[in-house]
C1' cells in the first nucleotide's frame, strides 16, 4: 500500500413529530426530539421517487446522498 474480518463502552449522526424561519412547492436551515444507522461521510454521474413551470403525454427547471447503483475520501483493533 492492497484485500479482508470484527468492534464502536465513551463518543458520532439523527427518522417521524413539534416550534421558528426560507421557498409557489418538493424540501432546506436552526432548536427540541429519537425511529434507526458501522459510512445515515462527500459528489445529483445512472436509475427510482417527489415538486414546480410550460402546455401535452413531452420538454424544461428543481428536490432527494436515511431508495438502489457508481465514484471519492475515511475512524479503532486484528489477520
Nucleotide at each position: 500500500g492492497u484485500u479482508u474480518g470484527a468492534u464502536a463502552c465513551c463518543g458520532c449522526c439523527a427518522a417521524a413529530c413539534c416550534u421558528g424561519u426560507u421557498g409557489u412547492g418538493a424540501a432546506g436551515c436552526a432548536g427540541g426530539g429519537a425511529c434507526g444507522g458501522a459510512a445515515a461521510a462527500u459528489u445529483a454521474c445512472g436509475g427510482a421517487u417527489c415538486u414546480c413551470u410550460u402546455g401535452u403525454c413531452a420538454a424544461g427547471a428543481g428536490a432527494c446522498a436515511g431508495c438502489c447503483g457508481a465514484a471519492u475520501c475515511g475512524u479503532u483493533c486484528g489477520a
The prediction has a mean pLDDT of 77. The RNA shown here (c-di-GMP-I riboswitch aptamer) has 79 nucleotides and comes from a Desulfobulbaceae bacterium. NCBI's taxonomy places the organism under Bacteria, Thermodesulfobacteriota, Desulfobulbia, Desulfobulbales, Desulfobulbaceae.